Notes
A computed fold for a 112-nucleotide RNA from a bovine gut metagenome, annotated as SAM riboswitch aptamer (S box leader). Its mean pLDDT, the model's own confidence on a scale to 100, is 81.

């Protein structure tokens, strides 16, 4: 700083002991123990990876099939990241309101 995603999933133990949820605010969790740290689990599927008698486009040769390259779909083995609440809401515009529906602004992950 560039880009792509953010309405889905997914918790227990075990130290510690006030606080926490990025942020004025709001709402909310939290001594039936929050935030952190460490254990094992677990979700997802951005990366790399695997090639799975899966699906497509192409190219080579041949026409059965085989090779190969790419997308797509599958798998989760490594690198992350995630595991209250939509990124909890939060401008702005649309909606008589409320739901909601689009946009953004800031976050936050990934990849570069």
């Nucleotide at each position: 700083c560039u880009u792509a995603u953010c309405a889905a999933g997914a918790g227990u133990g075990g130290c510690u002991g006030a606080g926490g949820g990025a942020c004025c605010g709001g709402c909310c969790c939290u001594g039936c123990g929050a935030c952190g740290c460490c254990a094992c689990g677990g979700c997802a599927a951005c990366c790399u990876g695997u090639u799975c008698a899966c699906g497509c486009c192409c190219c080579g040769g041949u026409u059965u099939u085989c090779g190969g390259c790419g997308c797509g779909g599958g798998c989760a083995a490594g690198g992350u990241g995630c595991c209250a609440a939509u990124u909890c809401c939060g401008a702005c515009g649309g909606g008589u309101a409320a739901a909601c529906c689009g946009u953004a602004a800031a976050g936050a992950u990934g990849a570069g």